[in-house]
RNA sequence: AAACUUGAGAGUUUGAUCCUGGCUCAGAACGAACGCUGGCGGCAGGCCUAAAACAUGCAAGUCGAACGGGUGUAGCAAUACAUCAGUGGCGCACGGGUGAGUAACGCGUGGGAACGUGCCCUUCAGUACGGGACAACGUCGGGAAACUGACGCUAAUACCGUAUAAUAUCUCCGGAUCAAAGAUUUAUCGCUGAAGGAUCGGCCCGCGUCUGAUUAGUUUGUUGGUGAGGUAACGGCUCACCAAGACUACGAUCAGUAGCUGGUCUGAGAGGAUGAUCAGCCACACUGGGACUGAGACACGGCCCAGACUCCUACGGGAGGCAGCAGUUAGGAAUAUUGGACAAUGGGGGAAACCCUGAUCCAGCCAUGCCGCGUGUGUGAUGAAGGCCUUAGGGUUGUAAAGCACUUUCGUUGGGGAUGAUAAUGACCGUACCCAAAGAAGAAGCCACGGCUAAAUUCGUGCCAGCAGCCGCGGUAAUACGAAUGUGGCAAGCGUUGUUCGGAAUCACUGGGCGUAAAGAAUGCGUAGGCGGCUUAACAAGUCAGGAGUGAAAUCCCAGGGCUUAACCCUGGAACUGCUCUUGAAACUGUUUUGCUAGAGUCCCGGAGGGGUUGGCGGAAUUCCGAGUGUAGAGGUGAAAUUCGCAGAUAUUCGGAGGAACACCAGUGGCGUAGGCGGCCAACUGGACGGGAACUGACGCUGAGGCAUGAAAGUGUGGGGAUCAAACAGGAUUAGAUACCCUGGUAGUCCACACCGUAAACGAUGUGUGCUAGUUGUCGGGUAGUUUACUAUUCGGUGACGGAGCUAACGUUUUAAGCACACCGCCUGGGAAGUACGGCCGCAAGGUUAAAACUCAAAGGAAUUGACGGGGACCCGCACAAGCGGUGGAACAUGUCCUUUAAUUCGUAGCAACGCGAAGAACCUUACCUACCCUUGACAUGCAAGUUGGGAUUUCCAGAGAUGGAUUUCUUCAUUUAGUUGGACUGGACACAGGUGCUGCAUGGCUGUCGUCAGCUCGUGUCGUGAGAUGUUGGGUUAAGUCCCGCAACGAGCGCAACCCUCGUCGUCUGUUGCUACCAUUUAGUUGAGCACUCAGAUGAGACUGCCGGUGAUAAGCCGGAGGAAGGUGGGGAUGACGUCAAGUCAUCAUGGCCCUUACGGGUAGGGCUAGAGACGUGUUACAAUGGUGGUGACAGUGGGUCGCAAGGUCGUGAGGCCAAGCCAAUCCCAAAAAGCCAUCUCAGUUCGGAUUGUACUCUGCAACUCGAGUACAUGAAGUUGGAAUCGCUAGUAAUCGUGGAUCAGCACGCCACGGUGAAUACGUUCCCGGGUCUUGUACACACCGCCCGUCAAGUCAUGGGAGUCGGUUCUGCCUGAAGGUAGUGCGCUAACCGCAAGGAGGCAACUAACCACGGUAGGGCUGGUGACUGGGACUAAGUCGUAACAAGGUAGCCGUUUCGGAAGGAGCGGCUGGAUCACCUCCUUU
Repeated sequence: AAACUUGAGAGUUUGAUCCUGGCUCAGAACGAACGCUGGCGGCAGGCCUAAAACAUGCAAGUCGAACGGGUGUAGCAAUACAUCAGUGGCGCACGGGUGAGUAACGCGUGGGAACGUGCCCUUCAGUACGGGACAACGUCGGGAAACUGACGCUAAUACCGUAUAAUAUCUCCGGAUCAAAGAUUUAUCGCUGAAGGAUCGGCCCGCGUCUGAUUAGUUUGUUGGUGAGGUAACGGCUCACCAAGACUACGAUCAGUAGCUGGUCUGAGAGGAUGAUCAGCCACACUGGGACUGAGACACGGCCCAGACUCCUACGGGAGGCAGCAGUUAGGAAUAUUGGACAAUGGGGGAAACCCUGAUCCAGCCAUGCCGCGUGUGUGAUGAAGGCCUUAGGGUUGUAAAGCACUUUCGUUGGGGAUGAUAAUGACCGUACCCAAAGAAGAAGCCACGGCUAAAUUCGUGCCAGCAGCCGCGGUAAUACGAAUGUGGCAAGCGUUGUUCGGAAUCACUGGGCGUAAAGAAUGCGUAGGCGGCUUAACAAGUCAGGAGUGAAAUCCCAGGGCUUAACCCUGGAACUGCUCUUGAAACUGUUUUGCUAGAGUCCCGGAGGGGUUGGCGGAAUUCCGAGUGUAGAGGUGAAAUUCGCAGAUAUUCGGAGGAACACCAGUGGCGUAGGCGGCCAACUGGACGGGAACUGACGCUGAGGCAUGAAAGUGUGGGGAUCAAACAGGAUUAGAUACCCUGGUAGUCCACACCGUAAACGAUGUGUGCUAGUUGUCGGGUAGUUUACUAUUCGGUGACGGAGCUAACGUUUUAAGCACACCGCCUGGGAAGUACGGCCGCAAGGUUAAAACUCAAAGGAAUUGACGGGGACCCGCACAAGCGGUGGAACAUGUCCUUUAAUUCGUAGCAACGCGAAGAACCUUACCUACCCUUGACAUGCAAGUUGGGAUUUCCAGAGAUGGAUUUCUUCAUUUAGUUGGACUGGACACAGGUGCUGCAUGGCUGUCGUCAGCUCGUGUCGUGAGAUGUUGGGUUAAGUCCCGCAACGAGCGCAACCCUCGUCGUCUGUUGCUACCAUUUAGUUGAGCACUCAGAUGAGACUGCCGGUGAUAAGCCGGAGGAAGGUGGGGAUGACGUCAAGUCAUCAUGGCCCUUACGGGUAGGGCUAGAGACGUGUUACAAUGGUGGUGACAGUGGGUCGCAAGGUCGUGAGGCCAAGCCAAUCCCAAAAAGCCAUCUCAGUUCGGAUUGUACUCUGCAACUCGAGUACAUGAAGUUGGAAUCGCUAGUAAUCGUGGAUCAGCACGCCACGGUGAAUACGUUCCCGGGUCUUGUACACACCGCCCGUCAAGUCAUGGGAGUCGGUUCUGCCUGAAGGUAGUGCGCUAACCGCAAGGAGGCAACUAACCACGGUAGGGCUGGUGACUGGGACUAAGUCGUAACAAGGUAGCCGUUUCGGAAGGAGCGGCUGGAUCACCUCCUUU
C1' cells in the first nucleotide's frame, strides 16, 4: 500500500397496438439420483429414507512404587523375577455417534449474583495413637445355566475409634464441632485441614428466534406474601397459612412444523432459502419411570423396575440393547472395507518402562464434487477413396486421412530413493520424487441444431408413429417425429430429473398499487393505537460524536508464503454492518414545564332550506255504490279474442264511500353522513352557512375492535285495502311460448310495533389538512361604489369548459385522478368460489368471516382498423314505383336431378350450375361398357445387328374386325471415285414411350363474380407511446376520389374521364365489278361517255358549357336559350383498379408430387352417352279475328360460296332428280325477304292449334334398327291466356317480322350476327334487393353462415355431505400403585464406640404412609383413513333441447330481493348506465 471495482433480458392474450397480469426460459448451486460414455493424478466428500431390527469382531482401561494371595521359573532356603483372579486407587460424566424430542432462557448476544469445582498452580498448617472386619483362599453345598449359600483364615493407601484444631463451620457469644496413609532403593511420590488462583460447570435477567385467529380467552402451586423444609446455590423448588391475584389483541392458550448457531447457497444490494462435511451449544442412547456411586451422571458400551421385541433353557429360570468402527437384513432413486497402525497428534492409568485407545493417522471402494494433465506435434492436394448433398457443372466431410519427418507428458518396464523423527521408534511405503529404456504406441464421448438459443440439409412417415420447458410441430414436398450426413456447444464427462435462490419491482424497507385492468368498507360516531400548531426552560429515552469491552476458531475478503501449477494448505491483516459500558453534544422527536392564538370549540346577531318526528286540514284523479238521461254496443290490439253489456253497459249529470299519491311551481336548483327527502298548517327538534371578535387555550386529525343508522324485496303480530300487481287463471302469438301483448287477479304495495342488513348502497373515486393558471353559469350570505340597476370584491355550496401536471389510454384538472403530509380499509392470474367446512348473527329466507384439491395459458382494461347490426344520416342502380311483354298452366325441343343400366364417360351447383364445356354423340368423335387382340408398343430419341429399295395401288382367301396369308399395276431414291453417310424396312435387348388415372386444397395460364361499382394506395410532412390517423374528412357539385372552396397538409400513382373502333354531318383524294345529273343508246346503267350524286374506302373538319341570360360564394356547376347534322359523356363497343370468393378449370394446354407399366397403355367390332315413374331450369309453337287461309306483289342489310354456291332448262304434287351457263366474287350464285296490301272465314276446340300415329317417299353417308333431317297423303292430342310466385326492358329501346353465318357429309326451336315495322311509362325514393360515403354500438376478426348460455345424455378426474366404521393425539374423573428416595414404625437381626455387666448408642432386614411410571375404566376435544348413497365442480373435434347474452341481439342490459318455470330464463318491486335512436330543456365554446 490492499481488503475495491457491483444491477442486461426474452417468449406467450390481439387482425394489429399500448397497458395490466399470470405462465415459461436463459444463470448459479447441490451430501444428489437416473441414462449414455469413461485415460491418469491431487484435494475433499460419501444412509438426506426406518431414532427400523441386528449375526460376528473390535471401540476403556490401568496401577505389584496401596494390599494379601494363587500359578510358573530360578534357588537348598531366604528370596528374586514373571504373570494372574480378588481387595483398593484413579479413570469409565472425556473422546466417538445421532437429531427422535424441544417454539424453550433450548440456542444466539450482552449482562448479573446467591454457588460448586477431582486432577493442576501458589501459600499456611499437619501427617500422633489404636481397633474390628470382608473378599481372595480353604472346606462343604445348591443350580442346566447365569450365578449363588453356609462355615473357617487373612492384608491394606479398604473400614472404624481416640488425640490434636485454625485464617474452617455452628453459636444463645458462654462455648461447641471437624482430619490424615502410607510406599520406598532415602531421591521422591503420596495423605489431611485451610486460603487464594486457574479451569470447568450450575442458576438468574434484557433483547432476538417459524406458521395458523376457520385457536380468544388461559391459569389454582396458579400470582404474591409470611414461616418452615430442601438444594452446592437464589427461587412455589416443596409444604402450611394468608391475600386474589397472574398472563393476553405489542397475540396468551391451543394446534402444526422444527434441534439452535458460526456458517452455506443465491442475490448489485436489501433480502430469500438452508443448517451435510468442519467448529460451539443443547438434547437423546430399545420405550417409559427411578435413584445409587461420585468432584462431576440421574450415566451410549453402569444399576433397579415396568413394557415391547429377540435369544438360551433341563421350563424351574436366565441373557440382550451398534443413534461407537467395520459389517448384515430391511426400507429406498440412493450413499463405501467385517482393512493397517498406534509411526505422528491427542486422551486414560502408571514414578516410570509401558499398556490401552475403530479418538486419530493411513490405506481400500465410488467421475459424487472441485482442480490439474493427457489422448500427440510438424508437414502433407490428386483437394485420394468412401459417405452425404447436387441446378449433375460441382460442393462438402477436408490437411482431415494416407504418406513423410519428429516428440514421449501420462501410462508400461528397469534402477535409485526422501521429508514426516529430536538419540531410538514409519502403519502409510519401496509411497512422493529422480534417472534410464521401448514405442504414436494403451487413452473421446455426450447433448443439441423451428423461435427463445450458437448450429441445416436429404430420405422415411402421413394428426399415424411420435416430439414438447413455453409458444407449438405431425392430416404426402416436416430445417420441430425417426434415420443419415453436416454443423454448433461442452468435454472425462455430457444430458435428464429433483430441490433452492435469481430473473420476479410477481408481497414492492430499498421498490408496487386500488375511477374503467384485482383492489375504497353502504354511511357515520367513537375506544385502543398512530400522527399532531407557535413559544420558554429543564432532562437526555430516541439521535449524533469520541473512547473501552465483547463480537471463539474456522469460513468470506486482502497481502504474503508452501505443495512443479491449480484446487488445497499455512502466516498476518481486514472484516464480523451486532450488543454492553463510559465521556460528551442538545438542533430534531420524546417527557416535564412557562406562555400564546393562526387549528378546534363556545357566545352574540342574521338570513336560507322537499333535514327529521308527531298531529290536523285540502283539492284533482282512479275505483266502487245510489239515482237520473240514454241505447247497442263497449273495451282491447299489429290484428284479434278472453271480458263487460238489452237483467240497460260504454257515454253523460248529480250525490255518496274509501284508500293511496300529492300535477303545475320544478331548475346538472335546495337540505341531509349515507340510505333518502316534495300539497298546506301547527308543535317539537338536528345540522350547516354568513357577520361580529367577547370567551376557552391545542381541547386536534384518523380510527383496528365496538356502537348506531341503513333503498327495495322479504319475515312476525295486529290493522287497512282505492290503485297497481309477483304467483295464478283465461285469451292471443308461436314449430313450441311455462314469455313479450290483452282481460282478470292474490300476497304485497299503506299504517303501528319488532326483525332482516343487503343493492350498479356509484362520482364504480375513504377521511382530514396545506399548496398549485384561468373563463363562465347558478344557490345562500356579506362589503364597497354609484346613473337603483348594475359594477367590483369576499366566504360557503353546486355545474360546464380548460392551461400546466398526471394517466396505458379514455380522461381528470382548486369539488384532482396534480404536488405533499397523517391515519384507516383493500388487492396480488382466470376458473373452481364469494362456494365447502367451522365459527358468529337471524324466526326463516339468508347474511358475515372464508379456503383447498383440481383445471387453463390465458382471463382482463383502453384505444385502432375492418366487418356486421331486425342502429342513424346522405346518395346511386329497371332496385322499387309507373308501364309494355313474358315465365309459372298445355304440347314439344333442350339441359339438369333422381332412378335404371354391362355402360347410361367426365366436369359444372345460390346469385356467378342447369340450349353450360358441346360452333352440332348414327360409325368416327369417345374419355364409358362387353368381347377379341398387341406388349419397346399407335407416337419420340438413343444402341448394335441384318435387309437394302421406297411409296402408291388392284384382286383373292380366313376372320365380326383389328390382323394374318397370297397377289396385280404404276413409279423408280439422294450423296460419294469408293468405303461410307442419309433415308426406309425387319427382328432384338435396354434406357424409355404412353395414361381424358388422382390431387384446381401443390401450381402456371385463362375465366367468372362483386362491378364499369368509384374506389384502392404511396412519398414527404404533421399528430399519436403505439396500432394508426391526417391527406381520402367537411361545404357544394358530378355519371365519377368529376371539379371548386375550405382545411396540417403538400404532392404523386393505379382506377374515372380522354386517347382506340363504330354509327350520325360535311370536306378532300381515288373512281371498278359501284353510280347515272347531262349527251347518245338499250327490254335492262345494257353499252358509249362521265365521276356531279349515291356508294366504297383512305384522310381531315366538327362539340369545347365555346356564346347569351338566370341561379350559385364572384367558384365548380346547374337551368333556359341561340346557332348547329349532333349539346352538355351525342348513341353503341372495346377497355375491368387494390382486392374478395382455398370461386371454376390437372378433361384445351402446360406442370410439381403420387399412382399404373403383357396395363389404369394401344387396336378392333358391337353397344352406350339418345334409357324413363317423377321433379326443376331454359326455350319453341300455340290457345286465335291486332288472327287463319287464299291471292297479290313493293321495299332491306349483314354475310357465305371451287371437295363449293349454282342461274337457266327439264322431270316430279313435293322433298328432290337429270342436264347445265356463270362465279375463286362491289362482276356470278345462295336470294324468295317477312311483317305489308286485297279477298274470304265470323267466335267454334273452329278453315284455331299442330302433337301423336299410319302409309309412301327424298337426301346425306361405308352404314339412318337402336339413333338423322326432310317431303306427300291421311290422322288431328293437350291447349279457350295460365295459382302462389317470378323475369326482361327507359328509345330506334321493348314488342313484332323475316334474313345470314359458324360448327357441319347430314342434322338448329340453340348460339352469333343483320336489317324491316316500331310503342307505352317514370309522380317519386316511403318500402324490397344490391352498392357507395360519413357516423354510432359490438363480447365479431375463419369477421353474423360470427360469437355464445344453461339443462339433459356419455366418459374421466379431484372434492363436499353421509348411517357409520377404523386409527392417531390430547384433556378430565375414578381405579390400580412396580422400582425408588423420603417420613414413620422397627418387639426380628446386629463386628468396631460407651459400659465391669445387664444393656445402650448406632446400623440392617421387615412393615406402614403419601408421591409416582406402565396399565385399566368412563366421558369429552382435535385430527386422519375409509363408506352404500348423494351434491355440485372441472375437463373431454363433430350427441339432444332450445337461443338467454354480445348490434336497439330483435322485450335495452345489469345489481339486490321475492316468486315461478325442462333449460337457458321469465315476471314483480327498488336501484344503476357500464343503454342504441329520436325529440325537448339547460349549460358551455366560437363568431